[in-house]
Context: one part of a larger RNA
Molecule: large-subunit ribosomal RNA, domain VI
Organism: wallaby gut metagenome
RNA sequence: CGCAUGAGAUUUGCGCGGCUCUGGCACUAGUACGAGAGGACCGUGCCGGACUGACCUCUGGUCUGCCAGUUGUGCCGCCAGGUGCACCGCUGGGUAUCUAAGUCGGGAUCGGAUAAGCGCUGAAGGCAUCUAAGCGCGAAGCCGGCCGCAAGAUGAGAUCUCACAGGGUCGUCAAAGACGAUGACGUUGAUAGGAUGCAGGUGUAAAGGUGGUGACGCCAAAGCCGAGCAUUACUAAUAGCCCGUCGG
Numbered sequence: 001c002g003c004a005u006g007a008g009a010u011u012u013g014c015g016c017g018g019c020u021c022u023g024g025c026a027c028u029a030g031u032a033c034g035a036g037a038g039g040a041c042c043g044u045g046c047c048g049g050a051c052u053g054a055c056c057u058c059u060g061g062u063c064u065g066c067c068a069g070u071u072g073u074g075c076c077g078c079c080a081g082g083u084g085c086a087c088c089g090c091u092g093g094g095u096a097u098c099u100a101a102g103u104c105g106g107g108a109u110c111g112g113a114u115a116a117g118c119g120c121u122g123a124a125g126g127c128a129u130c131u132a133a134g135c136g137c138g139a140a141g142c143c144g145g146c147c148g149c150a151a152g153a154u155g156a157g158a159u160c161u162c163a164c165a166g167g168g169u170c171g172u173c174a175a176a177g178a179c180g181a182u183g184a185c186g187u188u189g190a191u192a193g194g195a196u197g198c199a200g201g202u203g204u205a206a207a208g209g210u211g212g213u214g215a216c217g218c219c220a221a222a223g224c225c226g227a228g229c230a231u232u233a234c235u236a237a238u239a240g241c242c243c244g245u246c247g248g
Stems, first nucleotide, its partner, number of pairs: 001152001005163007015149004021049007033038001051106005059100003066093005071086006110144003117137004166243004170186005191236003194232005200225003208219004
């Protein structure tokens, strides 16, 4: 820009793509078969491998504005207590998030038409013959079925609702993100921040008291704390402006 009114929502599926794998064990059954040794078809169940989709409850990884310990040095006048720098100084842990080595799932069943092949009926050719007419069975393969995209499918489809429609800008944002876009919210408000509570992390703060000569211990699940879950209008989402809209 188009889809000859605009807008919001729900769809059909022309067509395109994805998937398509495989091992072991047990039962049937030590059966059929076989002199024996050995040892099935068919059917059923269980456990795996690789690949793949989704997810983070569990096991782990990550977690550079979380907590603690600790070395050197500078600074806060000194002690105590902190803080800067040293790869996040180093070390031990670690929520959310992201993630695999973790968890759950998938290939199928099934239908149609067939290949080789196996058949039925059956003439030419009184017999025979799966074939000439006709009919059936039969593959991980073909067409569907399963999963995803999909009306620029210009062949532009359909349905519902609304029309004193709708959209944008702007602001607060994240499950989204390079930017656009997408999604949530904008006071008729929990969108983000803050506050409060909880979960969770770290692991018992400072000061004071107390025990010990002292290092240190106790009073104390303390203190501190990112992203999590709630509650709460305290702060910020104010007001407005622009496009578009009148009967096809």